[in-house]
RNA sequence: GGGCUUGUAGCUCAGCGGGAGAGCACACGACUGAAGAUCGUGGGGUCCCCGGUUCGAUCCCGGGCAAGCCCA
Numbered sequence: 001g002g003g004c005u006u007g008u009a010g011c012u013c014a015g016c017g018g019g020a021g022a023g024c025a026c027a028c029g030a031c032u033g034a035a036g037a038u039c040g041u042g043g044g045g046u047c048c049c050c051g052g053u054u055c056g057a058u059c060c061c062g063g064g065c066a067a068g069c070c071c072a
Base pairs, nucleotide, nucleotide: 001071002070003069004068005067006066007065010024011023012022013021018055026042027041028040029039030038048064049063050062051061052060
């Protein structure tokens, strides 16, 4: 220098054109003598950035940034 993959909640990830979600973590409640476990409820996200297409973009297209792998 070139190619491919990935970037979504504190963490691990799903979603892949029209509701932003799960598990864990966290807070509260139930339970307990008190904890833990368990059960229930809840908070938390500019979906890496900029632009484009579209009635509508996390998703499609272009550029950039970052990480990983491969080639030179």
A computed fold for a 72-nucleotide RNA from a Candidatus Woesearchaeota archaeon, annotated as transfer RNA. It matches the Rfam family "tRNA". Its family is annotated with triplet codon-amino acid adaptor activity in the Gene Ontology. The family's RNA type in Rfam is transfer RNA. The sequence was found in a public genome assembly. The prediction has a mean pLDDT of 85.